[in-house]
Formats: sequence, structure tokens, C1' cells
RNA sequence: CCGUGCUAGACGGCGGAGUAGCGGUCCGUUGUAACCCGAAACCCGCUCUAGCGGGGUUGAAGUCCCGUUCGAGGUCGCGCGUUCACCGCCCGACAGCGGGCAGCGCAGCGUUGAAGGCCCGGUCCUGCGCGGCGACGACCUACGAACCCUGUCAGGUCCGGAAGGAAGCAGCAGUAAGAAGUGUUCGUCGGGUGCCGCAGGGGUGCCGGGUCCGAGCAAAGCGGGCCUGUGGCUGUGGCGGCGCGCCGGUCGACAACGGGUGCACGG
Repeated sequence: CCGUGCUAGACGGCGGAGUAGCGGUCCGUUGUAACCCGAAACCCGCUCUAGCGGGGUUGAAGUCCCGUUCGAGGUCGCGCGUUCACCGCCCGACAGCGGGCAGCGCAGCGUUGAAGGCCCGGUCCUGCGCGGCGACGACCUACGAACCCUGUCAGGUCCGGAAGGAAGCAGCAGUAAGAAGUGUUCGUCGGGUGCCGCAGGGGUGCCGGGUCCGAGCAAAGCGGGCCUGUGGCUGUGGCGGCGCGCCGGUCGACAACGGGUGCACGG
């Protein structure tokens, strides 16, 4: 150096998200010679030698390991710039709706007397009376006891020689407790009781009346004015976000270059 067989290794990498962290499923990117099956975002498997289980291929180099360069792409920044669109906030104008103020016009009320002043009464509160309602009690009426209530007590029973006497069931009459009543009157008590009466109080809010005075009243209708709130539309406005470009940091695929890495047998 060549051949055969094998082993370590390899059979994708990177960024993001997520995680205490690592890897996977997920998203993006790069890239290919770059395997298959099983589970997995309310996750799956592990612990710095950081995926797990099963099967297969390749294999010491074009493919394994390390370094340098390049830089697809991601990510970060109170960074810089930027416009059409989009989103959010603010501002302005506009008409709408709600609230308030004033009392300008119309309509209305007012010399058959406005507003205001004074007086009286009502509405309000308390007490008493009367009425009504309700509860309870008394009264009244009709009921109401096998015996242990009353009266009268047939029959029967008892005492007696007899005359006579005694207790007494049923029946009849009455009554107690009790329970009932479209009942009457009376008493006691009560109230979310009254077009009621009397007395006292309170008040000037409202209503009614009287009186003095003599011209306004009200803000309920329609139109208008001012202030304020609300949600909406629109804008040539302002700010921010998003997006895009630039700059800087960071990670970095692919690629290029350089280096490194076995064992056995035979020639």
C1' cells in the first nucleotide's frame, strides 16, 4: 500500500417556543447519502455521560471527531429612520341622546284679579268620646248522667203477727260538668278601625276660602340660546403599536479549508 472480516461512531443540523434544565413531539430555517415502528402540549422521556422502548442499515472516511472561514435564517435593543394600509389612545368638527341653567319668540293662564303679604280651615300628630269589627266572659235557649246527681218511684226486695215502715232498679220529670247556638243584652280587652264628634299640639309643604294690593305667572307644550356628559361617524391632525429598511449584539444551518481517529487475519 492492497484485500477480507469486525468495532467505536454515524443514520441530520440550527434557531424559536416550552422547561429548573436537557432532549423529543410542535413552529421556522437549512439541507440530503441523511432509516423504520410505538407514546407525547391540561404533554412524553430524562438529570449535566441529560430523550425512552423495539427493529434495521452503514462503518474508519465523500459519510465519524475537532478547529478556522463564510453566513441562509432566527432572536435581542427605551437603538435610528419610515409610509399607504391595519389596531389602540388623544384632539377637532358634525348631527343624535341624557342632565342642568336662563326665561328670547309662539301658544297658555291672568283686571270675572297674576305674584306677594296677612287671617281662617283642611291635610299631619296626641288624648278622650261615640260608632264599627274581633276575641273572651256573663246572660238566654235547646240538649245533657246504666250505677257512684235530685224528685217521684210501678213491679220486685227487706223489717213487722198486723197496721204500717225502709232502701230503691226501670220509666217519667229535672239538673251538674260539658258541648252547641244566624240568640239577646251587658262587661273587659285589642287594632294597619271610621268621609264621625270634642279638646290640645304642630306646620307654612300642598289644597280650599276670605282680605289688602294691583300686573304679572309658569318653565308642563313647540321653536331657539348657554353649560355639561355619553356613545357613534368622519378627518388634511397628534402619539403609540404592528409592519418594512438600516445599525449593533447574540446563536448559527449549508458550504470551503486544515487536522485527528481503531482491531484481527492474509498478500

This is a predicted structure of a 267-nucleotide RNA (Bacterial large signal recognition particle RNA) from a Chloroflexota bacterium. Its Rfam family is "Bacterial large signal recognition particle RNA". It is annotated as a non-coding RNA gene. The coordinates come from a structure-prediction model, not an experiment, and the mean pLDDT is 77. Lineage of the source: Bacteria > Bacillati > Chloroflexota. The gene name in the source record is ffs.